[in-house]
Transfer RNA from a Puniceicoccales bacterium, 74 nucleotides, folded computationally. It matches the Rfam family "tRNA". By type it is a transfer RNA. The coordinates come from a structure-prediction model, not an experiment, and the mean pLDDT is 80. The organism belongs to Puniceicoccales, within Bacteria.
RNA sequence: GGGGGAUUAGCUCAGUUGGUUAGAGCGUUUGUAUGACACACAAGAGGUCAUUGGUUCGAGCCCAAUAUCUCCCA
Numbered sequence: 001g002g003g004g005g006a007u008u009a010g011c012u013c014a015g016u017u018g019g020u021u022a023g024a025g026c027g028u029u030u031g032u033a034u035g036a037c038a039c040a041c042a043a044g045a046g047g048u049c050a051u052u053g054g055u056u057c058g059a060g061c062c063c064a065a066u067a068u069c070u071c072c073c074a
Stems, first nucleotide, its partner, number of pairs: 001073007010026004019057001028044005050066005
């Protein structure tokens, strides 16, 4: 220099052919329970879906550019 992949909650990751309210596990907070802790159970908080722009009635999903990480080729 050329090409491919990834980016969604604090962490690890789903999200089907573009449409109804964006989810799970772990973690975290509160409560129940216990003499207390852990386990368990119940409830809650936490998201600019990397950034910007575009397509569309409608975008986490499609297109382009940029950024970061990663792999391959030279």